Context: one part of a larger RNA
């Protein structure tokens, strides 16, 4: 220079009460304002205790500070079913032998490796902080043991391949049908009540909810069955494939609905208590219609050419094995790691509490073609002078 520029989005604050040594800035209440395909909710990555409680204010916070993502102390993350491993393989990587050989390198068998496949749990309640993990209720998967009608031991039940077969198993585009989440309206239930133009009525406000599982089996979709034969599927086969004959409407899958789950949970609202923002108790109605761009049946069907992973798993077949098996019921068992919190952000990447960047799901209402745009609910904020 200069007490100058600046104090980081122009979404916006105001008042009262409280706390305190101290308050524009902390807490509470009321009003106002802003976002609302987000500035809300749930996650991935990344971060790594920032979460919660108590006590603090030297520094950090662009001012203040009694407050904080700061300091100090204590506490907090509970799983057979969620995610990962104990399963599978893709790209890719490693790689016994082997090839090559100066050093390197390549690569068979085999192995590692999710961003994919396979795989059994839902609803409610609860904490200051966790919950599909705790608790309540109702389930399911695998294993072990006991009971068990019946059945089997060379007339071979049951189990069963590292082997055969099927399935798993896949592109893009398009149409219509059925249904559901969600939404709207009416009905129903409960509550409210007039300092104002009207209003006890065609008023206003709130609510009208509930899963997995189990049973049934609709819309829709797929598909024949039986018998005989066979140089195929590297052995075998009752399986698959091929051929022949006979026969004729049953079989399989299946969203949702309905029933059950539920004499339960939850529930607007009401009541009580005190420490005044918590705890406890009681608890109504729960129907109908319409809509439905997201989702499901289901890549099911139809069409097209550029012709659209693999393996495990599952089903089946024998090879094999050999004395038990068994619907159902009961009891018991079920390993390791993650789980707090932020997550369009003051907690991640940007040296910062930085107007930047950051994958996925949900994303209500009125107007609208719409996830545009404006207003708004739930919820969250007013951007730390």
């Nucleotide at each position: 220079g200069a007490g100058u520029a600046g104090c980081g989005a122009a979404a916006a604050g105001a008042a009262a009460g409280g706390u305190g040594a101290g308050a524009a800035u902390c807490c509470u209440u009321u009003c106002c304002a802003c976002c609302g395909a987000a500035a809300g909710c749930a996650u991935a990555a990344g971060g790594a205790u920032u979460c919660c409680u108590g006590a603090g204010c030297a520094a950090c916070g662009a001012u203040c500070g009694u407050c904080g993502u700061c300091u100090c102390a204590g506490g907090g993350u509970a799983a057979g079913u969620c995610g990962g491993g104990g399963c599978c393989u893709a790209a890719u990587c490693c790689g016994a032998g082997g090839c090559a050989u100066a050093a390197a390198g390549c690569g068979u068998a085999g192995g590692a490796g999710a961003u994919g496949g396979a795989c059994a749990a839902c609803u409610g309640g609860u904490u200051g902080a966790u919950a599909u993990u705790c608790c309540a209720g109702u389930a399911c998967c695998g294993g072990u043991a006991g009971a068990g009608a019946u059945u089997g031991u060379u007339u071979g039940a049951g189990c069963a391949a590292u082997g055969g077969a099927g399935u798993g198993a896949c592109g893009c585009a398009g149409c219509a049908a059925g249904g559901c989440a969600g939404g709207c309206a009416g009905g129903c239930g409960c509550g409210a009540g007039a300092u104002u133009g009207g209003u006890u009525g065609a008023u206003c406000g709130c609510g009208u909810g509930c899963a997995a599982g189990c049973g049934u089996g609709c819309a829709g979709g797929c598909u024949g069955g039986u018998g005989g034969g066979c140089a195929g599927g590297c052995a075998a086969a009752u399986c698959c494939g091929c051929c022949c004959a006979c026969u004729g409407a049953a079989g399989c899958c299946a969203a949702g609905g309905c029933g059950u789950g539920a004499u339960g949970c939850g529930g607007a609202g009401g009541g009580a208590a005190c420490u005044u923002g918590u705890u406890c108790c009681c608890g109504a109605a729960g129907c109908u219609g319409c809509u439905g761009g997201g989702c499901c049946u289901a890549c099911a069907c139809u069409g097209c050419c550029a012709a659209g992973a693999a393996a495990a798993g599952c089903u089946u077949c024998u090879a094999g094995u050999u004395a038990g098996a068994a619907a159902u019921c009961u009891a018991c068992c079920g390993c390791c790691c993650g789980u707090a919190c932020c997550g369009u952000a003051a907690a991640c990447c940007g040296a910062c509490a930085c107007a930047g960047g950051u994958a996925u799901g949900c994303g209500g209402g009125g107007a609208g073609a719409g996830a545009a745009u404006c207003c708004u609910a739930a919820g969250g904020u007013g951007c730390g002078c």

This is a predicted structure of a 385-nucleotide part of an RNA (large-subunit ribosomal RNA, domain III) from an Acidaminococcaceae bacterium. Model confidence (mean pLDDT): 82 of 100. The full RNA is in RNAcentral, with records from ENA.